Molecule: transfer RNA
Organism: bacterium
RNA sequence: GGGGCUGUAGCUCAACUGGGAGAGCACUGGCUUUGCAAGCCAGGGGUCACGGGUUCAAGUCCCGUCAGCUCCA
Numbered sequence: 001g002g003g004g005c006u007g008u009a010g011c012u013c014a015a016c017u018g019g020g021a022g023a024g025c026a027c028u029g030g031c032u033u034u035g036c037a038a039g040c041c042a043g044g045g046g047u048c049a050c051g052g053g054u055u056c057a058a059g060u061c062c063c064g065u066c067a068g069c070u071c072c073a
Base pairs, nucleotide, nucleotide: 001072002071003070004069005068006067007066010025011024012023013022019056027043028042029041030040031039049065050064051063052062053061
């Protein structure tokens, strides 16, 4: 330098064919306990890497940039 894959909550990851952004763990509060853990109930938390484009509508499609992994040279 070229090809491929990935980028979504604090962490690990979903989101089908373009239409309501979610799960588990973690965090906060409550119940339970002498207390802790476990369990149960409830709750908070998002610039969907960044910029632009297409569309009535983009996490999803297109272009560029950045970062990580990987292959080739």